Notes
Bacterial RNase P class A from a Burkholderiales bacterium, 411 nucleotides, folded computationally. The organism belongs to Burkholderiales, within Bacteria. The sequence is in RNAcentral, with records from ENA. The prediction has a mean pLDDT of 80. It is recorded under the gene name rnpB. Its Rfam family is "Bacterial RNase P class A". Its family is annotated with dimeric ribonuclease P complex, tRNA processing and ribonuclease P activity in the Gene Ontology. Rfam classes the family as a ribozyme.

[in-house]
RNA sequence: GGAGCGGGUCGGACAGUCGCCGGGGCAUGCAGAUGCCCGGGAGGAAGGUCCGGACUCCAGCGGGCAGGGUGCUGGUUAACGGCCAGGCGCAGCAAGCGCGAUCGCAGGAUCGCGCCCAAGGCGACGGACAGUGGCACAGAAAACAUACCGCCGACGUGACCGGGCAACCGGUUGCGGGCAAGGGUGAAAAGGUGGAGUAAGAGCCCACCGCGGACCUGGUGACAGGGACGGCACGCAAAACCCCACCCGGAGCAACACCAAAUAGGCACGCGCGCGGCUUGCGCCGCACAGGACGCCCCUCCGAGCGUGCGGGUUGGUGGCUUGAACCGUCGGGUAACCGGCGGUCUAGAGGAAUGACCGUCACGACGGGCAACCGUCGCACAGAAUCCGGCCUACAGACCCGCUCCAUCU
Numbered sequence: 001g002g003a004g005c006g007g008g009u010c011g012g013a014c015a016g017u018c019g020c021c022g023g024g025g026c027a028u029g030c031a032g033a034u035g036c037c038c039g040g041g042a043g044g045a046a047g048g049u050c051c052g053g054a055c056u057c058c059a060g061c062g063g064g065c066a067g068g069g070u071g072c073u074g075g076u077u078a079a080c081g082g083c084c085a086g087g088c089g090c091a092g093c094a095a096g097c098g099c100g101a102u103c104g105c106a107g108g109a110u111c112g113c114g115c116c117c118a119a120g121g122c123g124a125c126g127g128a129c130a131g132u133g134g135c136a137c138a139g140a141a142a143a144c145a146u147a148c149c150g151c152c153g154a155c156g157u158g159a160c161c162g163g164g165c166a167a168c169c170g171g172u173u174g175c176g177g178g179c180a181a182g183g184g185u186g187a188a189a190a191g192g193u194g195g196a197g198u199a200a201g202a203g204c205c206c207a208c209c210g211c212g213g214a215c216c217u218g219g220u221g222a223c224a225g226g227g228a229c230g231g232c233a234c235g236c237a238a239a240a241c242c243c244c245a246c247c248c249g250g251a252g253c254a255a256c257a258c259c260a261a262a263u264a265g266g267c268a269c270g271c272g273c274g275c276g277g278c279u280u281g282c283g284c285c286g287c288a289c290a291g292g293a294c295g296c297c298c299c300u301c302c303g304a305g306c307g308u309g310c311g312g313g314u315u316g317g318u319g320g321c322u323u324g325a326a327c328c329g330u331c332g333g334g335u336a337a338c339c340g341g342c343g344g345u346c347u348a349g350a351g352g353a354a355u356g357a358c359c360g361u362c363a364c365g366a367c368g369g370g371c372a373a374c375c376g377u378c379g380c381a382c383a384g385a386a387u388c389c390g391g392c393c394u395a396c397a398g399a400c401c402c403g404c405u406c407c408a409u410c411u
Base pairs, nucleotide, nucleotide: 001407002406003405004404005403006402007401008400009399010398012362013361014360016358017357018356020041021040023038024037025036026035027034028033043382047393048392050391051390052389053388054387055252056251057250058249059300060299062298063297064296065295067248068247069246070245071244072086073085074084075083076082087125088123089122090121096115097114098113099112100111101110102109103108126243127242131241132240134236135235148183149182150179151178152177155176156175157174158173159172160171161170162169163168191209192208193207194206195205210232211230212229215226216225217224218223256319257318258317259316266310267309268308269307270306271305274287275286276285277284278283289303291302292301326345327344328343329342330341331340332339333338364379365378366377367376368375369374
């Protein structure tokens, strides 16, 4: 310098007029309130509500079952299905290597195929010798293997031909038989390639590759590497049930607390307020029991009321509410996610729900005009907080920045 990937940041600026929400100050007023001034008022996703937490209530947050979630390894965190780092697998662009074709005198160029495949991409990546079941169609056979086409004619036996005195020998062919190399089916076919071997064949045997369980070495680990051994067992699927490990109590700010208001606390139905013993009695003991905040059972505890339907009333205010796993800067630890120290800042808080409308200047982009300075027109994304955080996912005009790999050249 070229090519290809990956990631991050920002997402208009300034000013004027009229409003809206909430805060502070001042003035007036007994007060309700009114007026003036000051400063604050949407986002990177505020969105989807898909995960995780904080917070609040539910008697215990006790046990078991059921149910749900997660699932390579190690970290990180308040927590997570997130994030970071690593391992393994899959696919594969460029580059590279090989072969072929075309062009060229040639160096070579282009195209096609194969191998290998950087950065980068993708992976519900625990277990298929715990068990139960499944593998459509096709196919001989879909898992205790098997034989449609095919190959063979060793072995047994029949027929025919030839030879031999005969026993028998040779040839052709049928049946039994042997085989699993080749073909065919399929998403998938019972290790692969090559050799030896054989009647033909076959892990039957051998070499290499793959696979298996041990061993050694390295690594925290997933795993990797190694030399022997084993002749091949354990096909696929757990996004079938299932098994294993770990995690999960429920409901949610319309949580919840307080104030005010509401009053005949109405009618009907159902369940319960219990029973026994001892005691003069208070009480004690035992057995039961509606109900006690969203699966069921049990235990402990509480318990005199509880539930359903109809009808009536009030449906206002305050707190919760924004100081927080906060943000900014800097230093340190860590490959990183992330963590810690120090300093600084206070940054919407509505509630049938404010954050708006109009206009100007500039910036940016497109188009048109102009030699140019510049002028004119149009455009300027996705989208609007609702208890608060950490993530994920989705939407998005435009602008800027950084990193990684490969190739070429120079030093």